[in-house]
This is a predicted structure of a 348-nucleotide part of an RNA (small-subunit ribosomal RNA, central domain) from an uncultured bacterium. RNAcentral holds the full RNA, with entries from ENA, Greengenes and SILVA.

Context: one part of a larger RNA
RNA sequence: CUGGGUGUAAAGGGAGCGCAGACGGCAGUGCAAGUCUGGAGUGAAAGCCCGGGGCCCAACCCCGGAACUGCUCUGGAAACUGUGCGGCUUGAGUACAGGAGAGGAAAGCGGAAUUCCUAGUGUAGCGGUGAAAUGCGUAGAUAUUAGGAAGAACACCAGUGGCGAAGGCGGCUUUCUGGACUGAAACUGACGCUGAGGCACGAAAGCGUGGGGAGCGAACAGGAUUAGAUACCCUGGUAGUCCACGCCGUAAACGAUGAGUGGUAGGUGGUCGGGGAGGAAUCCCCGAGUGCCGCAGCUAACGCAAUAAGCACUCCACUGGGGGAGUACGACCGCAAGGUUGAAACUC
Numbered sequence: 001c002u003g004g005g006u007g008u009a010a011a012g013g014g015a016g017c018g019c020a021g022a023c024g025g026c027a028g029u030g031c032a033a034g035u036c037u038g039g040a041g042u043g044a045a046a047g048c049c050c051g052g053g054g055c056c057c058a059a060c061c062c063c064g065g066a067a068c069u070g071c072u073c074u075g076g077a078a079a080c081u082g083u084g085c086g087g088c089u090u091g092a093g094u095a096c097a098g099g100a101g102a103g104g105a106a107a108g109c110g111g112a113a114u115u116c117c118u119a120g121u122g123u124a125g126c127g128g129u130g131a132a133a134u135g136c137g138u139a140g141a142u143a144u145u146a147g148g149a150a151g152a153a154c155a156c157c158a159g160u161g162g163c164g165a166a167g168g169c170g171g172c173u174u175u176c177u178g179g180a181c182u183g184a185a186a187c188u189g190a191c192g193c194u195g196a197g198g199c200a201c202g203a204a205a206g207c208g209u210g211g212g213g214a215g216c217g218a219a220c221a222g223g224a225u226u227a228g229a230u231a232c233c234c235u236g237g238u239a240g241u242c243c244a245c246g247c248c249g250u251a252a253a254c255g256a257u258g259a260g261u262g263g264u265a266g267g268u269g270g271u272c273g274g275g276g277a278g279g280a281a282u283c284c285c286c287g288a289g290u291g292c293c294g295c296a297g298c299u300a301a302c303g304c305a306a307u308a309a310g311c312a313c314u315c316c317a318c319u320g321g322g323g324g325a326g327u328a329c330g331a332c333c334g335c336a337a338g339g340u341u342g343a344a345a346c347u348c
Base pairs, nucleotide, nucleotide: 004319005318006317007302008301012316014201016199017198021194023192025088026087028085029084030083031082033081034080035077036076037075038074039073040072041071042070049065050064051063052062053061054060091191092188093187094186096183097182098181103177104176105175106174107173108172109171110154114150115149116148117147118146119145120144121143125136126135162169163168206247207246208245209244210243211242215241216240220236221235222234223233258315259314260313261312262311266293267292268291269290271288272287273286274285275284276283277282297304298303321348322347323346330341331340332339333338
């Protein structure tokens, strides 16, 4: 100096790409910085430690030894780390052949429903609730038929189904485009993993400008309920919800579980691809991702259990009683709302 942890107790960054840094496959050879070893110099004395001695003892003092784990120089070793060189293919990637998918962007198209408008039929109610009332309706509503307009969302299919890094993605067609997987093995030859800063992405709400506005609907108004009712229920209804462009940058952004790699009993579903048997139905095997159950092991327990919370390694992030407080101050970002970073006094 180091040592514990992070599903639910405090604690995994919302998610990706990636500079620096950290870590890094197989075999060979050179160097010798780290590393190991021999020698030399130095490491003052005192003190500490060990042995012995002197004051009656002790403190104190004296002698000897050890130690001073270090530094410098020099001779060597080459397993490991490092580094130079040439090589390898299993990690990683490229090319080729395929099938799957709500992955993304743009354009176009469709039907059902809703509301509104016009016209027809038709008459006294409709609507709404626990019950009502506000509301709508003889200026003809509701219902029904025909025509038209508009906007938004896409019933069934639909599935612990699929795709995406996450947020998220669902009518149909076309264009452009990202990724994963499988097969065969041609090519490159460690090109890898992680990633502080950084960059770009990031639901909903919110903001700016311009459109759009059917339904829904914060605020608001009215009717009820009630002791009251600034609510729950009802009738209306503005922002908003939709589009384009630009901001915001948060969330129970959750699997409350960071990323990567290796290896570790089984059983059973569903998805995609491949192989085999069979006339077919179907069965068996391999890979990928996706569920459930369950052994060892782990766990405070709950539970996790090849999609680990088990056994190991690498890197990043985070955590140290509750409140004060995600507040104050400062800084940075933002048009604002606010966000990020983030205390202390005091108190239990």